[in-house]
Molecule: c-di-GMP-I riboswitch aptamer
Organism: Syntrophomonadaceae bacterium
Parts: sequence; C1' cells; structure tokens
RNA sequence: AAUUGAUAAUGGCAAACCUGCCGAAAGGCAGGGGCGCAAAGCCAAGGGUCUAAAGUUUGCAAAAACUAUGACAGCCUAGCUUCCAAA
Repeated sequence: AAUUGAUAAUGGCAAACCUGCCGAAAGGCAGGGGCGCAAAGCCAAGGGUCUAAAGUUUGCAAAAACUAUGACAGCCUAGCUUCCAAA
C1' cells in the first nucleotide's frame, strides 16, 4: 500500500415518529428521537424508484392519462476521501 471486517478500542452518523420552516408534491432544513449503518462520508455519471407544478391529450364538466426541467446517496453500480485492527 492492497485486501478483509472476526476480535477489540476511540468515536461517528441518525430510521420511523413529534415540533417548526420551505416546497404544488415528492422531499429538504433545524430541534427532539433512535431503527439501524464499517463508509448510512462526498458525489446525480449510469440504472432504478418517487412526485407532477407547468405542459400535452381525452372529457360538457368533474376529472383522468402521459411527461422531469423536480426529488431520493439509508436502492444499486461507478468515481473520490477515510478511523482502528489483523483472525
């Protein structure tokens, strides 16, 4: 340095839910909270999933369908960085 995460040690992050704010929504931010996580650190390049404001189509209307320019890194792959230990 690479690999691995059995055994330890120092620690780290923070699901659901509650409150407040932003957003059309998905969801995000902050506080509480703790399900879990050896990358549950960063990153939207590839795939996948979620939402549908605006737009298009149908409809007398109510509405319905399609669609990402929006979102998800705690869905996966890829890329970057990284503590400790050595069965």